About this RNA
Predicted 3D model of a 558-nucleotide part of an RNA (small-subunit ribosomal RNA, 5' domain) from a metagenome. The prediction has a mean pLDDT of 84.

Context: one part of a larger RNA
RNA sequence: GAAUGAACGCUGGCGGCGUGGCUAAAACAUGCAAGUCGAACGGAAAGGCAAAAUUUGAUCCUUCGGGUGAAGAAUUUUGUACUCGAGUGGCGAAAGGGCGAGGAAUACUUGGGUAACGUACCUUGAACUUAGGGAUAGCUGCGGGAAACUGCAGGUAAUACCUGAUGAUGUUCUGGAAUCUUCUGUUUCCAGAAUCAAAGAUGGGGAUCCUUCGGGACCUGUCGGUUUAAGAGCGGCCCAAGUCCUAUCAGUUUGUUGGUGGGGUAAUGGCCUACCAAGACAACGACGGGUACCGGGACUGAGAGGUUGAUCCGGCGCAUUGGGACUGAGACACUGCCCAGACUCCUACGGGAGGCUGCAGUAACGAAUAUUGGACAAUGAGCGAAAGCUUGAUCCAGCGACGCCGCGUGUAGGACGAAGUCCUUCGGGAUGUAAACUACUGUCAGGGACCACCAAGCAAGGGGCGCUAAUAUCGCCCUGCGUUGAGGAAUCCCAGAGGAAGCAACGGCUAACUCCGUGCCAGCAGCCGCGGUAAGACGGAGGUUGCGAGCGUUAUUC
Numbered sequence: 001g002a003a004u005g006a007a008c009g010c011u012g013g014c015g016g017c018g019u020g021g022c023u024a025a026a027a028c029a030u031g032c033a034a035g036u037c038g039a040a041c042g043g044a045a046a047g048g049c050a051a052a053a054u055u056u057g058a059u060c061c062u063u064c065g066g067g068u069g070a071a072g073a074a075u076u077u078u079g080u081a082c083u084c085g086a087g088u089g090g091c092g093a094a095a096g097g098g099c100g101a102g103g104a105a106u107a108c109u110u111g112g113g114u115a116a117c118g119u120a121c122c123u124u125g126a127a128c129u130u131a132g133g134g135a136u137a138g139c140u141g142c143g144g145g146a147a148a149c150u151g152c153a154g155g156u157a158a159u160a161c162c163u164g165a166u167g168a169u170g171u172u173c174u175g176g177a178a179u180c181u182u183c184u185g186u187u188u189c190c191a192g193a194a195u196c197a198a199a200g201a202u203g204g205g206g207a208u209c210c211u212u213c214g215g216g217a218c219c220u221g222u223c224g225g226u227u228u229a230a231g232a233g234c235g236g237c238c239c240a241a242g243u244c245c246u247a248u249c250a251g252u253u254u255g256u257u258g259g260u261g262g263g264g265u266a267a268u269g270g271c272c273u274a275c276c277a278a279g280a281c282a283a284c285g286a287c288g289g290g291u292a293c294c295g296g297g298a299c300u301g302a303g304a305g306g307u308u309g310a311u312c313c314g315g316c317g318c319a320u321u322g323g324g325a326c327u328g329a330g331a332c333a334c335u336g337c338c339c340a341g342a343c344u345c346c347u348a349c350g351g352g353a354g355g356c357u358g359c360a361g362u363a364a365c366g367a368a369u370a371u372u373g374g375a376c377a378a379u380g381a382g383c384g385a386a387a388g389c390u391u392g393a394u395c396c397a398g399c400g401a402c403g404c405c406g407c408g409u410g411u412a413g414g415a416c417g418a419a420g421u422c423c424u425u426c427g428g429g430a431u432g433u434a435a436a437c438u439a440c441u442g443u444c445a446g447g448g449a450c451c452a453c454c455a456a457g458c459a460a461g462g463g464g465c466g467c468u469a470a471u472a473u474c475g476c477c478c479u480g481c482g483u484u485g486a487g488g489a490a491u492c493c494c495a496g497a498g499g500a501a502g503c504a505a506c507g508g509c510u511a512a513c514u515c516c517g518u519g520c521c522a523g524c525a526g527c528c529g530c531g532g533u534a535a536g537a538c539g540g541a542g543g544u545u546g547c548g549a550g551c552g553u554u555a556u557u558c
């Protein structure tokens, strides 16, 4: 000199863009952060709609007892399935978001390999989508328990579950031929055998058939389902090289190193197991100890290098601590399950509940780090045919001079020069065109008006094309009434210099000097050093210098 996720002191006008728990991976009150689908299913608790009944009751009749009964309202019942609580089922919940404890190699980076592998959703093909069955939740009834929850009986549905059929280009096995390969073997073709599947939903429809008269069969569109081939993207595994300090760590290792058989996995492999052999690693640092997420990058430097790994992006690891598996295409799963530990809470003492290293927030720790905000409008994600719903991802707003950048706090004129203050050789000098005063300007802040863009979509209706038996429906394209903004910009007008300057230094290094006070005291100080009666070094004042919404100090890196 440059830099920082900074802190501290004094000071502080506005805006844009960034950024903000580095300490206790210590503990957490409260709210929210993962749902969605009624076009899979049985349904009906609440609401809507429709119908009926009852009550109320305008009107009318009346023998004054009563009868009639419009609209509306209330209640009940039935229906519908518009919305839909709870439930079965599907998909998602393995993403997104957080943190860096552990880990020095099972990680990361770069480059290869898989002739040793997997893949839900997506894309492009091929072939199918057949016949049946038994349950169970919800529900009803009777219970147990303080609760969490749970038992028995009855009964019901499905794209839930199960059985059968069919079945190759799939899988496995056998045989043959060719091909490539150093080999185990690979790839292709042919033949044979075994084995493996499914689920429907919804829109429309003229004949014909069936019908419990609701509809169904049948035709057709869309979305699904099953098997299979390939692709894309995503992953698993293997190899090589590189990746901090320490020898005051020199020997380490028994599933250890290799082989054979078996098991296990999607797959290779001591991954596991039985047997056999006795190997394997190490001064090019094994083994041990310490420290540490890694990379793209960041800071600095002329570079070489040194230091670093906050924010953003890629990878890894973790989710109160330790262990385990289940489900699933995918997890050994942050807001799933089980067991054990510590801790906290509830309890009727029998037993239960919990996990902010998500977003806010609390207390604690600390030199130190923000709102218990708004919206799904955009981008993306999940579900859904769609409308749409959800989303503390995200987009915005709030707080902090924490950083960078921009702007302002006025402009011009104005005295051989007011007052005040300081110095003085008492003549004067300095502050100083500075102020006052005069004339202007109108950035920002303030008040008002106006309103672009972030909006793409969705969607009533219309047109064309396709599908089709069809002028139905549906899909695609064009048009399009209407509709969707949490939050924010610019412009114009009004007013009026009004609301907006400090901090550090002044002995040398180092730009900037005098007076007063103090008297080796009080104090200063980065180094040299100042202070013991005229201190340019302490404290104050005036002046000056530097930077400026900042200026200094401290810490750390180069």
Stems, first nucleotide, its partner, number of pairs: 001558004006554005013407006019400002021365001027362002030360003035091003040088002043084001047082001048080009060067002098318003107243008117235003122231008130164004139154006170195009180185001200223006208217003244290003251281003256278008293315004297308004320341005343354004371397001373396003379393001380391004410440004420431004444499001446494004453488002457483002461479006502547005507528003513542005523530002